Large-subunit ribosomal RNA, domain VI from Candidatus Berkelbacteria bacterium CG_4_10_14_0_2_um_filter_35_9_33_12, 253 nucleotides, folded computationally. Its Rfam family is "Bacterial large subunit ribosomal RNA".
Context: one part of a larger RNA
RNA sequence: CGUUGAAACUUGAGGGAAAUUCUUCCUAGUACGAGAGGACCGGAAGGAACAAGCCUCUAGUGUACCAGUUGUCCUGCCAAGGGCAUCGCUGGGUAGCUAUGCUUGUUUAGAUAACCGCUGAAAGCAUCUAAGCGGGAAGCUAUACCCAAGAUUAGGUUUCGUUAUGAGAUUCCCCGUAGACUACGGGGUUGAUAGGCUACUGGUGUAAGUUCUGCAAAGAAUUCAGCCUGGUAGUACUAAUAUAAUCCAGAUC
Repeated sequence: CGUUGAAACUUGAGGGAAAUUCUUCCUAGUACGAGAGGACCGGAAGGAACAAGCCUCUAGUGUACCAGUUGUCCUGCCAAGGGCAUCGCUGGGUAGCUAUGCUUGUUUAGAUAACCGCUGAAAGCAUCUAAGCGGGAAGCUAUACCCAAGAUUAGGUUUCGUUAUGAGAUUCCCCGUAGACUACGGGGUUGAUAGGCUACUGGUGUAAGUUCUGCAAAGAAUUCAGCCUGGUAGUACUAAUAUAAUCCAGAUC
């Protein structure tokens, strides 16, 4: 830009991805074989690699979370803290992101290849083939998954709007399941969209101050405390202002 104004939901022409493989057990120590050995067919279980998704568990990371601790400077000093030293170092760790972790990855049908057949002439026989009819593969096509109407043959269904009672979209703002920007998705007071606050979950591990014990270093009680990032729920306190602006509606009746 087109699809003769929009919104939502769809059909599937066509395309893509996938397709793997091993071991063990039963049948059965059976058929077969002098023995040694050892099946077809059929059934079941467990793996490997690969792929997709996920974070309950396990394990990482987690530089705006918690604690311990060294040196030095500062807050006048004690105590308590702050800065710097690879995040100073060390021990843990929420969300998120991850794998080493977890879950999943069906079968069946049809047409066939090589090949194996039935009936059967040309050619009184024979012959799977000439007419006709079957079987037959990890391969092909469908079944299952993904994209898909620029499929210009531009599809379908439902609802709304068409001259001012204007459907819908955008600008703008608050954001994230999205993200370089854009786009996409959620929300915009008829509001829980983000922040704050409250409660909870979760992390760290028992704060400061005070009191007690001890000559003291220290220890104990108050105290499963104190603090807290990204989690869950609630709550209009703050920010999503506005009677804001822009775009757009053809033909027919």